[in-house]
Formats: sequence, C1' cells, structure tokens
RNA sequence: GGAGCGGACCGGAGGAUCGCCACUUCGGUGGAGGAAAGUCCGAACUCCUACGGGCAGCAGGCUGGCUAACGGCCAGGCGCGGCGACGCGACGGAAAGUGCAACAGAAAACAAACCGCCGAUCACGAUGUAGGGCGGGCUUCAGCCCGCCAGACGUUGUGAGGUAAGGGUGAAACGGUGCGGUAAGAGCGCACCGCGUCCCGCGUGAGCGGGUACGGCACGGCAAACCCCCUGCGGAGCAAGACCAAAUAGGGACGCGAUGGAACCGCCCGUUUCCGUUCGAGUGUCCGGGUAGGUUGCUCGACCGCCGCGGCAACGCGAGCGGCAGAUGAAUGAUUCUCACCCUCGCAAGAGGGAACAGAAUUCGGCUUAAAGGUCCGCUCCACGC
Repeated sequence: GGAGCGGACCGGAGGAUCGCCACUUCGGUGGAGGAAAGUCCGAACUCCUACGGGCAGCAGGCUGGCUAACGGCCAGGCGCGGCGACGCGACGGAAAGUGCAACAGAAAACAAACCGCCGAUCACGAUGUAGGGCGGGCUUCAGCCCGCCAGACGUUGUGAGGUAAGGGUGAAACGGUGCGGUAAGAGCGCACCGCGUCCCGCGUGAGCGGGUACGGCACGGCAAACCCCCUGCGGAGCAAGACCAAAUAGGGACGCGAUGGAACCGCCCGUUUCCGUUCGAGUGUCCGGGUAGGUUGCUCGACCGCCGCGGCAACGCGAGCGGCAGAUGAAUGAUUCUCACCCUCGCAAGAGGGAACAGAAUUCGGCUUAAAGGUCCGCUCCACGC
C1' cells in the first nucleotide's frame, strides 16, 4: 500500500418566536427510538376454569454456565467452509419396531452381476505332441504301412461356473493404500491407516489423547418419515380488569287510581259501548342491572447508564453517582438564526441544495427486520521498504 475478518458507537449541536400535551409551589419544569417497527419467543400483571392428575396435541433437544424466564445470551466440544483473522450448523436415538429412497443402474439392504477378468473344476468341440491296444496288409526277421478304439499332456473355442480388483449408474453401491496370494479375485492372509469394544490418562461435561490389548469389520443413509427417550406448556389478554354512573326503554317494591284504552276522523268536538275498573289503563316515589360518558389500571420497575468489586465471559453484588414521556380521534409541531457535516458552482468571499430508517400506547427481557452518511478499536492474509 492492497484485500479482508471481528467488535463498539454516532444518527446533528446551541438558541429565538408562536403553538400542542402532562405536571406545577403558577415562577416554571418535562415531552419519541435504536429500532418506539414485525408482534416471533419468554415473563410480570389481570380475569376465567372449585382443585389436582393424566391422555392427546404443540414446542424444545451436543456440554457446562447465566437468567425471573426463554426457542435468548456467554464459554466450550464436535462437524462443515475459508490459506487465515473467522463464519455457519433442528448437533438426542437408525445393534426397539414400522417405513422410505424419484431418475439412472445388474443391484438401494438378510446384497447383486451389465461390461470386464478368469475359465482352476466339469461338459462338449477343434488342434498339436509322444506313445498304447485291437484288426488287416507287406516282409525271412527286425520292422514298415493302413484302419479303428480309448486315454495322457499341451494350446484354443463355447457353455456351466468362479469373481467383485477395474469400468459404468447414482445423492448414496457393504472400509482405504500396499505387499502376498490366486485360474482370476476377494480381509483370503499380513503391514499401516480408519472403525468398533475394552483398558489407561486428562476434563465438571460434551469429548480429547494413548495402548506390545481384543475384533477382520459386524453396525450403509433418512427421525425437517412415523416413532422412542428427555424437558417444558391450562386459556384469554390493558379493548385484561376494577370503580362511579345519565337520558330513553324495560324489570321489581310500595302508594294513589278510572281522569282510561281501542275504532271512526287530517285535527278538535262528538259518536259507537268493543275492552278495562277483584286478574288494574295511567301515574308518583324508591330499588337494582346494563348502555353513553367519566375515573382507575398508567408508568419507579426482575428498569437503564456510569463507576467500583468478583467472574475468561454472559452476568452478579454495591447505604456510590446520574436518568426515566404518558396521549386516548390520540401531544411531542411550525418558522427562523448561528455553527458543524455532505454535494454542486466559484480563484476566493460566498451562493444553491441535501441529511437515512422510522415514530411511544400496560410494562420488562430477548430475537428478527429497516437504516443516507460517518467515527473508533482489535486482528488476518498478500506485496514492498527499512
């Protein structure tokens, strides 16, 4: 200098004027976020179920720790990726049972045989070599020639058969490398590596390391298939819930009570005499439930930051210091000045423009997602210089 990895942060600062919300000692004081978001986990709090247990269902699942709790966090182990800093992982059980494996392939789980290799052994055939037996012919004999028969050894072909080295298929093919061995091969034998069991050592543990030990290797994969094992879980949610409480209608108690109701009619008068007057139309007072509305729950709590101490850390402890809004058609805004930052123009003075994601709603601990631009710290690899 280049390329990266991990972590901690900032998210404009200070005024002025006019507003809004809350509190107020009426002077003032306070008034969005790191995510207030998604509502995904875990809790507090509240109500419901008389109480408790179980089945089913759902969720979690390496180890140790932290925590009120958690599917969160910290530290570690193992596996995978990266030269590395480091990153990622639903990471219990497949020698309980049931099941699944598309396509390809000979075969996908008590293995199998397409190409290939072999063809030791067996069967059949071809051929070569040296003989043997029988018959016939020739010859004085030795012997020679011809035909037939069965076999031996060798070469070779086909088949039965052997094989699982090699090729090929697949996400996956029943340990790997080498030597021996064999007809060819094969843990068939051996050495090393791997694996399993056992033992020893280290570690709280997951595990790690070692062994002149034992075993030729048995037990392939999938549980984000059913399932088995362990652990956890009742439901609804601040529109929870509690209190106060109109108007109107309806309910109840007590009293008064025919002045009433219905039909005819646009309305009044009137008419009808149908209904009611013991089973009561109407009316007065009181009671109780519910609605509108209001109050409360409501914001100081397993709270947050700094500092000190303990701990690798998460985190814990502390009569230490500091901080913390509460709306309810729902406040937290608008304008403007100075400075800082970024971009454009300009020699300059300066001018113009920009500034993300997003916005409390009972509270808290996490996770996840969004985010213009900027700051700092630690570490890795490569190249060069001293």
The prediction has a mean pLDDT of 76. Predicted 3D model of a 386-nucleotide RNA (Bacterial RNase P class A) from a Thermoanaerobaculia bacterium. The source organism's lineage runs through Bacteria, Pseudomonadati, Acidobacteriota and Thermoanaerobaculia. The gene name in the source record is rnpB. The sequence is in RNAcentral, with records from ENA. It matches the Rfam family "Bacterial RNase P class A". Rfam's curators write: Ribonuclease P (RNase P) is a ubiquitous endoribonuclease, found in archaea, bacteria and eukarya as well as chloroplasts and mitochondria. Rfam classes the family as a ribozyme.